[in-house]
Context: one part of a larger RNA
Molecule: small-subunit ribosomal RNA, 3' major domain
Organism: uncultured bacterium
RNA sequence: UGACGGGGGCCCGCACAAGCGGUGGAGCAUGUGGUUUAAUUCGAUGAUACGCGAGGAACCUUACCAGGGCUUAAAUGUAAGUUGCAUAGUUUAGAGAUAGACUUUUCUUCGGACUACUUACAAGGUGCUGCAUGGUUGUCGUCAGCUCGUGCCGUGAGGUGUCAGGUUAAGUCCUAUAACGAGCGCAACCCCUACCGUUAGUUGCCAGCAUGUUAUGAUGGGGACUCUAGCGGGACUGCCGGUGCAAACCGAGAGGAAGGUGGGGAUGACGUCAAAUCAUCACGGCCCUUACGUCCUGGGCUACACACGUGCUACAAUGGUCGGUACAGAGGGCAGCCACUACGCGAGUAGGAGCGAAUCCUUAAAACCGAUCUCAGUUCGGAUCGGAGUCUGCAACUCGACUCCGUGAAGCUGGAAUCGCUAGUAAUCGGAUAUCAGCCAUGAUCCGGUGAAUACGUUCCCGGGCCUU
Numbered sequence: 001u002g003a004c005g006g007g008g009g010c011c012c013g014c015a016c017a018a019g020c021g022g023u024g025g026a027g028c029a030u031g032u033g034g035u036u037u038a039a040u041u042c043g044a045u046g047a048u049a050c051g052c053g054a055g056g057a058a059c060c061u062u063a064c065c066a067g068g069g070c071u072u073a074a075a076u077g078u079a080a081g082u083u084g085c086a087u088a089g090u091u092u093a094g095a096g097a098u099a100g101a102c103u104u105u106u107c108u109u110c111g112g113a114c115u116a117c118u119u120a121c122a123a124g125g126u127g128c129u130g131c132a133u134g135g136u137u138g139u140c141g142u143c144a145g146c147u148c149g150u151g152c153c154g155u156g157a158g159g160u161g162u163c164a165g166g167u168u169a170a171g172u173c174c175u176a177u178a179a180c181g182a183g184c185g186c187a188a189c190c191c192c193u194a195c196c197g198u199u200a201g202u203u204g205c206c207a208g209c210a211u212g213u214u215a216u217g218a219u220g221g222g223g224a225c226u227c228u229a230g231c232g233g234g235a236c237u238g239c240c241g242g243u244g245c246a247a248a249c250c251g252a253g254a255g256g257a258a259g260g261u262g263g264g265g266a267u268g269a270c271g272u273c274a275a276a277u278c279a280u281c282a283c284g285g286c287c288c289u290u291a292c293g294u295c296c297u298g299g300g301c302u303a304c305a306c307a308c309g310u311g312c313u314a315c316a317a318u319g320g321u322c323g324g325u326a327c328a329g330a331g332g333g334c335a336g337c338c339a340c341u342a343c344g345c346g347a348g349u350a351g352g353a354g355c356g357a358a359u360c361c362u363u364a365a366a367a368c369c370g371a372u373c374u375c376a377g378u379u380c381g382g383a384u385c386g387g388a389g390u391c392u393g394c395a396a397c398u399c400g401a402c403u404c405c406g407u408g409a410a411g412c413u414g415g416a417a418u419c420g421c422u423a424g425u426a427a428u429c430g431g432a433u434a435u436c437a438g439c440c441a442u443g444a445u446c447c448g449g450u451g452a453a454u455a456c457g458u459u460c461c462c463g464g465g466c467c468u469u
Base pairs, nucleotide, nucleotide: 005469007468008467009466010465011464012463013462015458016457019421020420021419022418023417026313027312028311029310030309031308032307033306034304035303042053043052064299065298066297067296068295069294070293076122077121078120079119080118081117082116084114088103089102090101091100092099093098106113107112124288125287127286128285129284133282134281135277136276137275138273140271145184146183147182148181149180150179151160152159153158164175165174166173190265191264192263193262195233196232197231198230199229200228201227205222206221209220210219211218236259239253240251241250242249243248315414319373320372321371322370323369324368331362332361333360336355337354340351341350342349343348380411385406386405387404388403389402390401391400427450428449429448430447431446432445433444
C1' cells in the first nucleotide's frame, strides 16, 4: 500500500421483509453426470457449466465406430512432358466409393489458346498445448470507481488531490480545504416509445358531396381524420410556496400528453478469476505423412438399473366440452405465400385467381353470450400401446412430424429446501420469425391481448461501495 475479520460507522441492490406465481412430488420434452457400447465424436463444470457451443444429428451435417478403397484426392500456382478432350447419355460388376465397355467430342491468324492426364515442388490434419498467444466472450457490474501532470509532505515504500460537512442514481454537485488542474468512467450526445405542429398523400384513410351494390373506399373525388415517414417543437427543478450559506430536498402545488434520469434499448472505466474458447477464425511450438490425411456404405451421436438441472402438460367448476360472436401488433413470402372452388371426418389432395407485396396471402386466443357436465380418478388428465392413413424426402427399420379410430397410465397441489418478479411489471392468452426439404420447437428471439398484489422497514441472510481500526 492492499486484502481479510463471526471489528466499528454510513449507504445501496427483488438482498431480506411485505406480497404474487413457481421449482422440489407425477407424466413427458430437453441438457448433463454415471453406466453401457465397436462407437455412444468434442468442448462447457459453484455463482460465471447443465433447452450451453447446436438459430434444426434420418443420409449429408459428422469431427466417432465397423468394413471397403485412394496416396497428391479437392483448391491454386510454377516448370517439364503427353493428349484432344471435358461434359452428357446408355450399360456391366459392386453396399457404394470406384473400375470397365459403347456412343458423342475443341478453336486457330498454325505462333498458340483452352481442356485433360502424368511427374516434381508447394499440401492436408475438428491431432496436442487457451498454462506460449492474437481476436472474441462471461463475471464482479451499468457497481462508481480507476488514474495522471505540476506542487506540497515523507529518508523511503508512499501520501495528498480522491479526505471532512452536506447532497445525489452517480468521485453528481456544493461548501470547506496544500493543493491546483486534467484524463478514462457517470451524465449528456444516438435509437425506440408517449404529446403537438408542419411538409407530403399511394398501395394507406373516408368527414362532407355524388355513383353503385344484398353487402364491401368498390368508383368519381377529397387531405379534414386515422395512419405512414421526413423535419421541427416540447421537460429545464423552468415557475410558485417552504427549509437551507450553497448544492439540493420537500409539496395529492400550478401549468402540462409527459415531472424531477418520463419509460425502454444500445453503450460495460482501470482491472479480477493463469476464467472460457487452438472445434468459428488466426497463430508459435510439438506430433502424423500409403496416415492422426482423404473418399464411400452402414451404424453411432437418439443406448438406460440410476442421479441432477431447465422446461411443457396436468391434477380441474375462476374449470372441461359443444354452439354462436368480437377485438391486435410485429414479422415473412417466387424452388415462395397461397385467396376461392371441389373432394376427404381429418392430416391433406385436385383445380385455380392475386402478389417480388402499406395493393395479394398469412384463421389470433384468452375474453363475451348460450347450453351441458355437479365434485367423481370424473365429460378432469392425457402418458403408453394397437390399427388405419397423410406429407416431406433417393430413403422415415434403427430415427421424422402430423391426422383419424380405439386404449386411457401416473397424477387430487407436492418433504427438507429453493427460484423469479416493484407496473403495463408478475401472472395468464395467443401470434410471428431465424435455422429449415421435413422435423423430434414444450427451445430461442421478438410481438401484441387481458392485467394484479405488496414494500412497515434495514435487526437479520447474500452481494457491493465509502471511511475507520